[in-house]
Model confidence (mean pLDDT): 87 of 100. This is a predicted structure of a 349-nucleotide part of an RNA (small-subunit ribosomal RNA, central domain) from an uncultured phototrophic eukaryote. The full RNA is in RNAcentral, with records from ENA and SILVA.
Context: one part of a larger RNA
RNA sequence: UUGGGCGUAAAGGGUCCUGAGGUGGCCUGUUUAGUCUACUGUGAAAGCUCAGGGCUUAACCCUGACAAUGCGGUGGAAACUGGCAGGCUAGAAUACGGUAGGGGCAAGGGGAAUUCCCAGUGUAGCGGUGAAAUGCAUAGAUAUUGGGAGGAACACCAAAGGCGAAGGCACCUUGCUGGGCCGCUAUUGACACUGACAGACGAAAGCCAGGGGAGUAACCCGGAUUAGAUACCCGGCUAAUCCUGGCUGUAAACGAUGGACACUAAGUGUUGAACGAUUCAAACGUUCAGUGCUGCAGCUAACGCGUUAAGUGUCCCGCCUGGGGAGUAUGCUCGCAAGGGUGAAACUC
Numbered sequence: 001u002u003g004g005g006c007g008u009a010a011a012g013g014g015u016c017c018u019g020a021g022g023u024g025g026c027c028u029g030u031u032u033a034g035u036c037u038a039c040u041g042u043g044a045a046a047g048c049u050c051a052g053g054g055c056u057u058a059a060c061c062c063u064g065a066c067a068a069u070g071c072g073g074u075g076g077a078a079a080c081u082g083g084c085a086g087g088c089u090a091g092a093a094u095a096c097g098g099u100a101g102g103g104g105c106a107a108g109g110g111g112a113a114u115u116c117c118c119a120g121u122g123u124a125g126c127g128g129u130g131a132a133a134u135g136c137a138u139a140g141a142u143a144u145u146g147g148g149a150g151g152a153a154c155a156c157c158a159a160a161g162g163c164g165a166a167g168g169c170a171c172c173u174u175g176c177u178g179g180g181c182c183g184c185u186a187u188u189g190a191c192a193c194u195g196a197c198a199g200a201c202g203a204a205a206g207c208c209a210g211g212g213g214a215g216u217a218a219c220c221c222g223g224a225u226u227a228g229a230u231a232c233c234c235g236g237c238u239a240a241u242c243c244u245g246g247c248u249g250u251a252a253a254c255g256a257u258g259g260a261c262a263c264u265a266a267g268u269g270u271u272g273a274a275c276g277a278u279u280c281a282a283a284c285g286u287u288c289a290g291u292g293c294u295g296c297a298g299c300u301a302a303c304g305c306g307u308u309a310a311g312u313g314u315c316c317c318g319c320c321u322g323g324g325g326a327g328u329a330u331g332c333u334c335g336c337a338a339g340g341g342u343g344a345a346a347c348u349c
Stems, first nucleotide, its partner, number of pairs: 004320003007303002012317001014201003021194003025088007033081002035077008049065006091191001092188004096183004103177007110154001115149007125136002162169002206247006215241002220236004258316006266294011298305002322349003331342004
């Protein structure tokens, strides 16, 4: 490389978007590039294979045939692929009418609780643990009442529930704004799918600058435990956690399952919409769109998956090829740094 694979054995890119490329709906005409076909030229000889022959056989040699999957030329076919022209509406998109939502950004507001400060009441303990001690407290703590400050997070509702491409998103109100779904006609007329590279987004931690700092808390300091205890438990406490602007670009970034389309038994729960039925509503039924569970066929090494496929097919991308060495070295590149991306070999089993 061919082949075979990628839920858990090695293997799906963290996610999206799109210029190149690959692939692409129905009908008609045309073309003949691909494709198919006939003939023809060439494809040296030797060799291989087959049939004969010659050395006593064999090796070896001679003759003939086949083959040489290829390339070129000429004639033909027109179903399929491609090109060109024209048309269509089932894919896709737009308009219109509805609709659910923690989707995003910004501003404003709210109460509970913790901590701290001030004042009152009040007195000897509080706190903490398996048990303790460190710690706090007669300079009046803990408890309790009133007032104030400040920061962070939003109990119940809450759900197997919702939204988002993913990361993720939850007190309330307002403004701006993205996407989805349903319905009905209308419009465009294949405008589509995927997508190397590039670009954008991307939890937490970390970094730079300026703010902020209640609680929590790496580091650090103590108290315990222990043979020791650089831990688990306890008392403190700093970065950090929060905000603004910039950087980093990684995660078990997981459904460990790339995207799109089509097809293939059912049952049951739930969310959204529309319709039917209902005097109205609820319950009920139907159809779409999501999200769970059980399960037929089928698949799977098994576990399990099973219309939300890991089933049956088509198209495109990414990735894998024994373990260790190693996500290391080196080079290149990105970064302020930390480090990220790309990414070997010797050797060894």